Overview: Large-subunit ribosomal RNA, domain VI from Patescibacteria group bacterium UBA2196, 251 nucleotides, folded computationally. The source organism's lineage runs through Bacteria and Bacteria candidate phyla.

Context: one part of a larger RNA
RNA sequence: CGUCAAAUUUUGAGGAGCUUCUUCUCUAGUACGAGAGGACCGAGAAGGACGAACCUCUGAUGUACCGGUUGUCGUGUCAACGGCAUCGCCGGGUAGUCAAGUUCGGGUUGGAUAAACGCUGAAAGCAUAUAAGCGUGAAGCCGUCUCCAAGAUUAGAAUUUAUUGUCUCCUGGCAGACUACCAGGUUGAUAGGUGGCUGUGUGUAAGGUCCGUAAGGACUUCAGCAAAGGCCAUACUAAUCAGACAAAACU
Numbered sequence: 001c002g003u004c005a006a007a008u009u010u011u012g013a014g015g016a017g018c019u020u021c022u023u024c025u026c027u028a029g030u031a032c033g034a035g036a037g038g039a040c041c042g043a044g045a046a047g048g049a050c051g052a053a054c055c056u057c058u059g060a061u062g063u064a065c066c067g068g069u070u071g072u073c074g075u076g077u078c079a080a081c082g083g084c085a086u087c088g089c090c091g092g093g094u095a096g097u098c099a100a101g102u103u104c105g106g107g108u109u110g111g112a113u114a115a116a117c118g119c120u121g122a123a124a125g126c127a128u129a130u131a132a133g134c135g136u137g138a139a140g141c142c143g144u145c146u147c148c149a150a151g152a153u154u155a156g157a158a159u160u161u162a163u164u165g166u167c168u169c170c171u172g173g174c175a176g177a178c179u180a181c182c183a184g185g186u187u188g189a190u191a192g193g194u195g196g197c198u199g200u201g202u203g204u205a206a207g208g209u210c211c212g213u214a215a216g217g218a219c220u221u222c223a224g225c226a227a228a229g230g231c232c233a234u235a236c237u238a239a240u241c242a243g244a245c246a247a248a249a250c251u
Base pairs, nucleotide, nucleotide: 001151005161006160007159008158009157010156014148015147016146017145020048021047022046023045024044025043026042032037050105051104052103053102054101058099059098060097061096065092066091067090068089069088070085071084072083073082074081075080110142111141116136117135118134119133164246165245166244167243168242169185170184171183172182173181190238191237192236193234194233195232196231197230198229200226201225202224207220208219209218210217211216
C1' cells in the first nucleotide's frame, strides 16, 4: 500500500515439522537341524541420539549479597571502617540465565499403492492373478499428530462497537537487537524509595563485660547484615506540560 470503518474471535487453500536407532526379557532353547546352533510372527522393558518446555531436585554462573584474609594508603590516634592491588586473593551464595539437571515427545489407526502374493476368468472347450472385473500388501505416498497460515489479489467467515480512537512523549516489564508486544501515566500503585510479613543467603556484627602478659577466646548472640524472590501497604520521587494524526456510514 492492498483487502477498504474499527476491534476481537475464527475457517484453512497452501506450507513446514515429526514420523529415529540399539539392547534385553517372554514366546522358546520351541519351529528347523544328525549335531553344533537357533528363529519368523507377537507381547513387554530399558537405553542412545534428536527435539520441546522448565528450574522442584543436582549443579554452573552469580563484578552493587554475606564472611575470612595479605600488603599498602587514608579517616589525628586505639578501635571501627573506606580506597587500591585481576571482583586483590579465598569460602559460600538469592533472583535470573543455563545443562551436566527435571518432565515430556516420536502414538493411533484409515485410504490409495510398490515389489510380491491371490480370486473369478476368457481370447485359446484346457490352462492362465488380466484381457473385462475383484482382493491382500511397506519405515515409503495421502490423511490422522504439532506449528505457521486470507498478499488464498478467488484478499474468506462470525460477533461486537457507533464517536471517539490512536500516536508522539514519559514510568516500566515475566516483552525485547531496533521495532513490536504487554502493564501504566495523578480520576495513578507503572518503576524507584519507604514500611510490614514471608522465603532465602552468609554465619554469630558493633559496643560492652569476663578470661589471658599477649596473639586471642567466651558471653551478650541461630546474632548482625543482606542484590535482582513472593505477598500486602504507602504518592515520598518520577510518569509534568504539550502536541500530532485518523475517521466509512451518519450529522